RNA sequence: CAGUGAAAAAGGCAAAACCGUUGAAAGACGGCGGCGCAAAGCCAUGGGUCUAAGGUGGUAACACUAUGAUCGCCAGGCUGCCAAA
Numbered sequence: 001c002a003g004u005g006a007a008a009a010a011g012g013c014a015a016a017a018c019c020g021u022u023g024a025a026a027g028a029c030g031g032c033g034g035c036g037c038a039a040a041g042c043c044a045u046g047g048g049u050c051u052a053a054g055g056u057g058g059u060a061a062c063a064c065u066a067u068g069a070u071c072g073c074c075a076g077g078c079u080g081c082c083a084a085a
Stems, first nucleotide, its partner, number of pairs: 004083002012037002018031005035072001041078003045075003048070003054065004
């Protein structure tokens, strides 16, 4: 340096539920909590998934649509702690 993740140390992150704020919603943020995580750090680039305010179609019901969301769905990119074989 590359690959890998046994044991340990220093620490880190924080699912669901509940409460509050926010948003059209999905969701996000804060508190509490701790299911889990060696990238559960960062980036929506590709795929997937969720939502459908606005838009389009429709008499209506409703359908389609991301410019919204998700990196704790997968892939890819960038960065990073510790360490045995």